[in-house]
Context: one part of a larger RNA
RNA sequence: GGCGUAUGGGGAAUGCCUAGGCUCUCAGAGGCGAAGAAGGACGUGAUAAGCUGCGAAAAGCCGCGGGGAUCGGCACACACGAUAUGAUCCGCGGAUAUCCGAAUGGGGCAACCCACUAUGUUGAAGACAUGGUACCCGCCGUAAGGCGGGGGCAAACCCGGGGAACUGAAACAUCUAAGUACCCGGAGGAGGAGAAAACAAAAGUGAUUCCGAUAGUAGCGGCGAGCGAAAUCGGAUUAGUCCAAACCGUCGUUGUUUCGGCAACGGCGGGGUUGUAGGACCACGAGAUUCGAGGAGCGAUGAACUGGAACAAGUUGGAAAGCUUGGCCAUAGACGGUGAUAGCCCGGUAUAGGUAAAGACCUUUUAGAUAGUGGUAUCCUGAGUAGUGCGGGGCACGUGAAACCUUGUAUGAAACCGGCGGGACCAUCCGCCAAGACUAAAUACUCCUGAGAGACCGAUAGUGAACCAGUACCGUGAGGGAAAGGUGAAAAGAACCGUGAAUAACGGAGUGAAACAGAUCCUGAAACCAUACGCCU
Numbered sequence: 001g002g003c004g005u006a007u008g009g010g011g012a013a014u015g016c017c018u019a020g021g022c023u024c025u026c027a028g029a030g031g032c033g034a035a036g037a038a039g040g041a042c043g044u045g046a047u048a049a050g051c052u053g054c055g056a057a058a059a060g061c062c063g064c065g066g067g068g069a070u071c072g073g074c075a076c077a078c079a080c081g082a083u084a085u086g087a088u089c090c091g092c093g094g095a096u097a098u099c100c101g102a103a104u105g106g107g108g109c110a111a112c113c114c115a116c117u118a119u120g121u122u123g124a125a126g127a128c129a130u131g132g133u134a135c136c137c138g139c140c141g142u143a144a145g146g147c148g149g150g151g152g153c154a155a156a157c158c159c160g161g162g163g164a165a166c167u168g169a170a171a172c173a174u175c176u177a178a179g180u181a182c183c184c185g186g187a188g189g190a191g192g193a194g195a196a197a198a199c200a201a202a203a204g205u206g207a208u209u210c211c212g213a214u215a216g217u218a219g220c221g222g223c224g225a226g227c228g229a230a231a232u233c234g235g236a237u238u239a240g241u242c243c244a245a246a247c248c249g250u251c252g253u254u255g256u257u258u259c260g261g262c263a264a265c266g267g268c269g270g271g272g273u274u275g276u277a278g279g280a281c282c283a284c285g286a287g288a289u290u291c292g293a294g295g296a297g298c299g300a301u302g303a304a305c306u307g308g309a310a311c312a313a314g315u316u317g318g319a320a321a322g323c324u325u326g327g328c329c330a331u332a333g334a335c336g337g338u339g340a341u342a343g344c345c346c347g348g349u350a351u352a353g354g355u356a357a358a359g360a361c362c363u364u365u366u367a368g369a370u371a372g373u374g375g376u377a378u379c380c381u382g383a384g385u386a387g388u389g390c391g392g393g394g395c396a397c398g399u400g401a402a403a404c405c406u407u408g409u410a411u412g413a414a415a416c417c418g419g420c421g422g423g424a425c426c427a428u429c430c431g432c433c434a435a436g437a438c439u440a441a442a443u444a445c446u447c448c449u450g451a452g453a454g455a456c457c458g459a460u461a462g463u464g465a466a467c468c469a470g471u472a473c474c475g476u477g478a479g480g481g482a483a484a485g486g487u488g489a490a491a492a493g494a495a496c497c498g499u500g501a502a503u504a505a506c507g508g509a510g511u512g513a514a515a516c517a518g519a520u521c522c523u524g525a526a527a528c529c530a531u532a533c534g535c536c537u
Stems, first nucleotide, its partner, number of pairs: 001536009015522001016486002020457002022454007029446002031153002039100003042055003050074002061094006070082003105114003115133007135150006157188001158186005168175001172222001198205002209236005219227002240438003243382001247270010275416001277381004281375004290369002294365004301358001305353003311326005327344002329333001335347003387411008397423001418433005473480002493521001496508004
């Protein structure tokens, strides 16, 4: 020096565990905000740095209900208190709620500074207290002003306005990526769409939406890369309505007047709403049928909560729930805990009950809404619209034979003997009635609440975060972003003694089943280090 064995140190792998995550299911909820939100700053405790709670009424105040012996959060201990005159705690409702923040009296380097005005202290103020004083929109008002609304935040989902590039095409320009990412506006618990100027095809369907098929089909496409329907069928869910106009009435303004009115325009009320056309209008007839906002009653359900069955012995052990033996309950053998694995020890579970606010269904009442037959002379039925030219966009469809939808620009009809569509266009035929509006359900999503589940993870995993984590730390900033879990059943957390400078450390003693479980604490691998012994050189 090497190898081996043993014993230690060192280190934190492994095993076991779970307080936290992840992904779903079923319900609920789907918003909060000028009555000042979300988020913060600063305060607030007998002592109080942090977290949590709360707000100068400050770990809290009041009422009602529950509950029944302890309590003053995490968080021990001491002091001092509260509580059967019912505390702490739980539920519901209320009070208070500094300053900043949309922040809104003005300003500002957020949590600060400075005003005006009314009232009061009060007679005065370089004082104080309370209230008011931002902007935009709508309505009313001559105005002054009054009343109402908006603003901001929030995870995804939805609609609209804008709108890339990387990439693919094995280069690249049309094309693709993609109307994606991203920006802006808007809304709701959903949103959008929606009651045929629709499809279809000689047969018919009958608003919209979503799912499955149709189908990677028909097509589109430097016919490249790629893009990619619909009819129809099967399902989910189903629901239909209201205006404008004609006509009638009324009010107002204007014009005109022979002062009787007439006309135009506008507001309001009635009327009316469709394509085998309908309505006005005229004639007839009836007050049928169905629905029903709101009020009242009943009251399923409904917070905290209450009751809630049934086991012992022996044995091993530190400890029984294990094992043995013999029982019992079960509308309860879900789950969790208890010194190892418990239906019968504890909390619960099945089930039964209770209940404030609220309140489904039902009953009753009422404002209100809702229909028919015939005639067809006249009137009405959405105009800078439909259509057309030019230029775009959307449709699976890249200008193409390119219909359809939309519109920047230029033009520009018809009026029911009317008009639009059926993928150029024309005819026949068929379908439908644009240029006004509303509409539940089936569908999408989950910041959040409750219950439950997992051939999901188990501390280098699972969220970045199991732990005081969006923290420490880094960056001028936008932003980036960790590490870090486990004594024991119970602190019983080592009294006392000794060595020592010692409140270090160690040795005894003691606790404990165990202290090689001693707080750097379960297990405690390897690297690496040391000691002892053996063998070899």